[in-house]
Molecule: FMN riboswitch aptamer (RFN element)
Organism: Kiritimatiellia bacterium
RNA sequence: AUUCGUUCUCGGGAUCUGGUGAGUCUGCAUCUAGGUGCAAGCAAUUCCGAACCGGCGGUAUAGUCCGCGACCCCGACGCCACGUGCGUCGUAAUGGGUGGAUACGGUGAAAUUCCGUAACCGACAGUUAAAGUCUGGAAGGGAGAGGACAUCC
Repeated sequence: AUUCGUUCUCGGGAUCUGGUGAGUCUGCAUCUAGGUGCAAGCAAUUCCGAACCGGCGGUAUAGUCCGCGACCCCGACGCCACGUGCGUCGUAAUGGGUGGAUACGGUGAAAUUCCGUAACCGACAGUUAAAGUCUGGAAGGGAGAGGACAUCC
């Protein structure tokens, strides 16, 4: 120095019990006997309000730009008489698809990344009531990062 290698470690964060009360339960009253009314309690970290959080690589420092990973969905190839066809292998390994959201001003050689201001976004399943923040798959997986050895100079 990091390429062809071996091995080890690391590798996702975030809410107050403030408001309301759909409901639920206890007591009392009433009556058409399972309904109605009143009072107390419990009751959404999902609604309202106010907060908080932000994987990896690139680039002038990024949740919003470009790309990657994860979650989710899909098989691939061959043959022919081209169709509700047949065969071989495979089942998430490769590969493909999908995959949210930003503007303005300032500084500067360079920034949708810094500073100022004002915005916006956030998988799937579950949960007495709708979830980026609760519970769960997950002490999982992974983009990648670092160390040691080896090798080369």